This is a predicted structure of an 84-nucleotide RNA (c-di-GMP-I riboswitch aptamer) from Thermincola sp. It matches the Rfam family "c-di-GMP-I riboswitch aptamer". Gene Ontology term of the family: cyclic-di-GMP binding. The sequence was found by an Rfam model in a public genome assembly. The coordinates come from a structure-prediction model, not an experiment, and the mean pLDDT is 86.
RNA sequence: UUCUGUUAGGGGCAAACUUGUUGAAAGACAGGGACGCAAAACCUCGGGUCUAAGGUGCUUCACUAUGAUAGCCGGGUUGCCAGA
Numbered sequence: 001u002u003c004u005g006u007u008a009g010g011g012g013c014a015a016a017c018u019u020g021u022u023g024a025a026a027g028a029c030a031g032g033g034a035c036g037c038a039a040a041a042c043c044u045c046g047g048g049u050c051u052a053a054g055g056u057g058c059u060u061c062a063c064u065a066u067g068a069u070a071g072c073c074g075g076g077u078u079g080c081c082a083g084a
Base pairs, nucleotide, nucleotide: 002084003083004082005081012037013036017032018031019030020029021028022027035071041077042076043075045074046073047072048069049068050067054064055063056062057061
């Protein structure tokens, strides 16, 4: 440096739910809490999915991302340990 990730050791993160804050919403942040995760660390570049304030229309509704999701997948960057 590359590949592999079951084993060991040291650890790390934190789903649902809940409390508070925030947002039009999806959701996000902080506390509690653990379903799980070998990158569940970081980045919206591509796809998917969610929302629809605003905008548009055929206006009882529908469409639409500039919003969100990195714990949806792919991709990029970086990293601990062990083995080869």